Notes
This is a predicted structure of an 85-nucleotide RNA (SAM riboswitch aptamer (S box leader)) from a Bacteroidota bacterium. The organism belongs to Bacteroidota, within Bacteria.
[in-house]
RNA sequence: GAUUUAUAAAGAAGCGCGGAGAGACAGGCUCUAUGAAGCGCUAGCAACCCCCGAGAGGAAGGUGCUAAUUCCUGAAAUAUAAACC
Numbered sequence: 001g002a003u004u005u006a007u008a009a010a011g012a013a014g015c016g017c018g019g020a021g022a023g024a025c026a027g028g029c030u031c032u033a034u035g036a037a038g039c040g041c042u043a044g045c046a047a048c049c050c051c052c053g054a055g056a057g058g059a060a061g062g063u064g065c066u067a068a069u070u071c072c073u074g075a076a077a078u079a080u081a082a083a084c085c
Stems, first nucleotide, its partner, number of pairs: 001085001003083006013042005021031003025074004043066003047063003050058002070077001
């Protein structure tokens, strides 16, 4: 990277560095100097794998995630997980 399946109305943020963007894309709307992205540290959540179990559950490990229903609408859209090539 291709394919398949599943999930996306629940859940969970502080600090330091940084210094103007961010929410994939288009339109809208929103967030942002009361500090965006990014990076680091710590903490947390529990979707998939996983662990325990009759069930409820857990968070040691592999990913993921921690504004707004995937923010809303749209599409042969996107993201993530697991499997497989």